[in-house]
Molecule: transfer RNA
Organism: Nesterenkonia lacusekhoensis
RNA sequence: GCCCCAAUAGCUCAGUGGUAGAGCGCAGUCUUGGUAAGACUGAGGUCGCGGGAUCGAUUCCCGCUUGGGGCUCC
Numbered sequence: 001g002c003c004c005c006a007a008u009a010g011c012u013c014a015g016u017g018g019u020a021g022a023g024c025g026c027a028g029u030c031u032u033g034g035u036a037a038g039a040c041u042g043a044g045g046u047c048g049c050g051g052g053a054u055c056g057a058u059u060c061c062c063g064c065u066u067g068g069g070g071c072u073c074c
Stems, first nucleotide, its partner, number of pairs: 001071007010024004018055001026042005048064005
């Protein structure tokens, strides 16, 4: 220098055009004599950044950033 993959909740990940989810964690309630476990509820997200196409983008296209992997030379 070139190619490929990834970036989504505090953490690990799903979702791949039609208003963003799970598990764990966190808070509350119920249950218990009290804990733990269990059940229910809730908070928490500019979907890495910028632009484009679209009625509409986390999803498609282009560029950039970061991380990971691979290739290469006269």